Source information
Large-subunit ribosomal RNA, domain IV from Picea glauca, 328 nucleotides, folded computationally. The organism belongs to Picea, within Eukaryota. The full RNA is in RNAcentral, with records from SILVA.

Context: one part of a larger RNA
RNA sequence: AUCUCUCUAAGGAACUCAGAAAAAUAGCCUUGUAACUUCGGGAGAAGGGGUGCCUCCUCAGGAGGUCGUAGUGACCAGGCCCGGGCGACUGUUUACCAAAAACAUAGGUAUCCACAAAGUCAUAAGACCAUGUAUGGGGGUUGAUGCCUGCCCAAUUCCAGAAGGUUAAGGAAGUUGGUGACCUGAUGAUGGGGAAGCCAGCAAUCGAAGCCCCGGUGAUUGACGGUCGUAACUAUAACGGUCCUAAGGUAGAUAAAUUACUUAUCGAGUAAGUUCUGACCCGCACGAAAGGCGUAACGAUCUGGGCACUUUCUCGGAGAGAGACUCA
Numbered sequence: 001a002u003c004u005c006u007c008u009a010a011g012g013a014a015c016u017c018a019g020a021a022a023a024a025u026a027g028c029c030u031u032g033u034a035a036c037u038u039c040g041g042g043a044g045a046a047g048g049g050g051u052g053c054c055u056c057c058u059c060a061g062g063a064g065g066u067c068g069u070a071g072u073g074a075c076c077a078g079g080c081c082c083g084g085g086c087g088a089c090u091g092u093u094u095a096c097c098a099a100a101a102a103c104a105u106a107g108g109u110a111u112c113c114a115c116a117a118a119g120u121c122a123u124a125a126g127a128c129c130a131u132g133u134a135u136g137g138g139g140g141u142u143g144a145u146g147c148c149u150g151c152c153c154a155a156u157u158c159c160a161g162a163a164g165g166u167u168a169a170g171g172a173a174g175u176u177g178g179u180g181a182c183c184u185g186a187u188g189a190u191g192g193g194g195a196a197g198c199c200a201g202c203a204a205u206c207g208a209a210g211c212c213c214c215g216g217u218g219a220u221u222g223a224c225g226g227u228c229g230u231a232a233c234u235a236u237a238a239c240g241g242u243c244c245u246a247a248g249g250u251a252g253a254u255a256a257a258u259u260a261c262u263u264a265u266c267g268a269g270u271a272a273g274u275u276c277u278g279a280c281c282c283g284c285a286c287g288a289a290a291g292g293c294g295u296a297a298c299g300a301u302c303u304g305g306g307c308a309c310u311u312u313c314u315c316g317g318a319g320a321g322a323g324a325c326u327c328a
Base pairs, nucleotide, nucleotide: 002322003321004320005319006318007317008316010314011313014312019309027051028050029049030048031047036041038144052066053065054064055063056062057061067071079307080306081305082304083303084302085301086299087298091103092102107142108141109140111138112137113136119128120127121126145294146293147292148291150224152222155221158216159215161213164212165211166210170206171205174202175201176200177199178198179197182193183192184191225243226242227241228240229239252286265279266278267277
């Protein structure tokens, strides 16, 4: 000097990304207990007091006495409070760097399914669903609860419609070609013609769903403007003009887990605050079940402040042990 511990004057977070680590709290009895609240909680809230031993008595208790710095005397054994974000909660997860705000959840919602169900596995037989039957089953989405969930059906999805247009395989009147008995060519020629049948090509026409078309549908996929001017200080624009659109973002909340510019600006907190918190809204680029905004309880969650406490620090010092080192 390293590691594991113990103690430490005065101060007490000045340390640090961050009180990470350590310290502190602690049992039992008793007293007392706020905001808020879904009335269950919050709550062991917080904050106080007591605690040993001996004697006596009417003995789960009381009275009296007595010792110590200290009586749950060692061990064991909650630190607490005030804000905010996220997620309602208990639960689950990356076996071996992530336990969370991710997943799940009860609840909400739209949709499919009438039973040989829909859906799933399998080539099939056959199974699951289910020895269930719509208060049931499947997959999707949101995620307790409270207040709510705006506008747009042009595109996309799905549903419904059937008049018209288009339209396959397949059928098919007809037509063209081949073959062809036979006829003809004075003789000859790979000459000319040619019924029926068969073969092949083309084809009027018949021909479903789909698509086009006509409607509906947003807790389907999704979308939710620009520009110019205007009020008797200035500024701003309730208001007006104009262009475009299917319709131009409603309620709520907002420098936000979303704000780049940005340490926006103004308050609270501090002597001093890029964090935090209350507002404002000029939203680069919130917004309503890819839910919006609140919310008691809960959380090895994230974040700000305070009390207590401390070797985290000012800043060192003392001690014990281990390895190391020396000797055997």